[in-house]
Context: one part of a larger RNA
RNA sequence: GGAUGAACGCUGGUGGCGUGCCUUAGGCAUGCAAGUCGAGCGGGCCCCGCAAGGGGUCAGCGGCAGACGGGUGAGUAAUAGUAAGGAAUCUACCUCGAAGUGAAGUAUAGCUCGUCGAAAGACGGGGUAAUACUGCAUGUUCUCGCAAGAGCAAAGGGCGUCACUGCCCGCUUCGAGAGGAGCCUUACUCCUAUCAGCUAGUUGGCUGGGUAAAAGCCCACCAAGGCGAUGACGGGUAGCUGGUGUGAGAGCACGACCAGCCACAAUGGCACUGAGAUACGGGCCAUACACCUACGGGUGGCAGCAACCAGGAAUAGUCGGCAAUGGGCGAAAGCCUGACCGCGCGACGCCACGUGAGGGAUGAAGUAUUUCGGUAUGUAAACCUCUUUUGCCAGACCAUCGAGGUCUGGAGAAUAAGCGCCUACUAACUACGUGCCAGCAGUCGCGGUAAUACGUAGGGCGCAAGCGUUAUCC
Repeated sequence: GGAUGAACGCUGGUGGCGUGCCUUAGGCAUGCAAGUCGAGCGGGCCCCGCAAGGGGUCAGCGGCAGACGGGUGAGUAAUAGUAAGGAAUCUACCUCGAAGUGAAGUAUAGCUCGUCGAAAGACGGGGUAAUACUGCAUGUUCUCGCAAGAGCAAAGGGCGUCACUGCCCGCUUCGAGAGGAGCCUUACUCCUAUCAGCUAGUUGGCUGGGUAAAAGCCCACCAAGGCGAUGACGGGUAGCUGGUGUGAGAGCACGACCAGCCACAAUGGCACUGAGAUACGGGCCAUACACCUACGGGUGGCAGCAACCAGGAAUAGUCGGCAAUGGGCGAAAGCCUGACCGCGCGACGCCACGUGAGGGAUGAAGUAUUUCGGUAUGUAAACCUCUUUUGCCAGACCAUCGAGGUCUGGAGAAUAAGCGCCUACUAACUACGUGCCAGCAGUCGCGGUAAUACGUAGGGCGCAAGCGUUAUCC
C1' cells in the first nucleotide's frame, strides 16, 4: 500500500447494486415453512331439484409427492474432495420402440353399535368400495435350462354415442435413451518423531451366505500373512473444491456470499416403507432436557423463515405476494410453495450523485497574530445574476391481477460536512497555557519556564459522507 461477513470512536444528505450470528451444532413461547388428486373409491353433512341428477365441503381408503427445494459445518486427514480412468450394477417421473390390458374372488378403513381412558388414544361386534389386495388364464418378449421344457403380468377412469366404433388419461411385460445414483482403481490434499513400530477378520485362499452390484461385506476351515523413516500407528487441527485476497511473478494466506460434492438434523442406535432414505418438519428404542397430567400416563425437537432468551466487540422484520422464475399434485381450472420475487432495517461494502454555478476589493466586520506600520483567514462573506440534481408539495400514468414503479408541474439556494493529522519517517506552524506535572507515543523519542512533539486557539495539510483506531491476511 491492498484486503475484510468486521468491530469501536466522532460524524452523517441521496440513490443503485451487493451483503449482514464469524461467538453456544446453546435453549426456544407464537405463527407460517408439503401438500395435492372427487377424471381411483365408498360414505357423512350442506345447497339446488318433484324426481333423475348436479354442486360444495369434511374425515377416511387409495395414488403421487414428503429422498427435491431450504438450513448448518458438529463430525470427518480419508468411508471425504479434486483430477483421470474402470466394471460387477440399479433407476420413479420423462422420451422412443414392440406386445398386451381376459374372466373371477377376498378383506378392510370410513360408517354403525358397544367398552376402556383425564387426555393422547385403544379394543371388540356388524357391514361396505376401489386404479387397495389375492390367486386363475394368456404371455410377443423376458428369466432358468445344452435341449426338451418350466416360470413370471395387468386397472381402470373421463369425453362422446341410442348403442358400438372412436378420442384422451392411465395400467402390465420387454428393449433402448436421457438424466440420476451406488461401487472399484491410481495420483494429490495441514502440523507433529518429545508418537517407531502397528495389525487376528488382521493379509490371502477355498466352501457357503449376502447385496441392485465386485469384495473379509459376513461365516466356517486352511495358510501366515499385510502396513511402516517415500513416516505406518498415535496425537493435534480442519468440511473439500470451483475460487477469493495479495503479489511483477513464483508463492503465501483464506474457503463468507454464489456454484459443485460431502456430512449432520437434541445425543446415541435401529430398521420399516419406497425406484430412491437408514429419512430435518416419518417411525421405534435408549439418554438428557422441557411441557401437560385426574399421578395411571402422555407430548416435543427452529443447524427452515421471522421472532425470543442467553452468549458476545458484533450481525436485521414475529413484513407483503405467489404477479415473475422454479418445484409438488392434478386431464385442466387450480391448490400448495418463508424456494423465490419484492419491500423494510444497518454508511457493513463497492459504485454514482449532491451539499450550488458565474461575477464580486473598501481586500468589510469578527477572530488570530504583530516589530503596532501591518499581516493572515480571503473572492471567502455580504451583494448582483442564474440553475434546481437531491429533498418538499401536487397531479397523471404504467404494471392482465401484485409487491411496486415511471413521468409531469410548483415554490425555494433552499434540506445537506465532517474526521484525522501538522518533530522526523510524512504533506502541513504560530500564539498562549503547563513546567519530567498533566499528558503524548507506530518507531526513534517529546515534557524539568520561551515545547512547531502535552492542552487550547488561529492557521495549514490530507481524505471526504465519511474519517480515524483496533484485529487479521498478503

The part of an RNA shown here (small-subunit ribosomal RNA, 5' domain) has 474 nucleotides and comes from a Candidatus Gottesmanbacteria bacterium.
Its mean pLDDT, the model's own confidence on a scale to 100, is 81.
Its Rfam family is "Bacterial small subunit ribosomal RNA".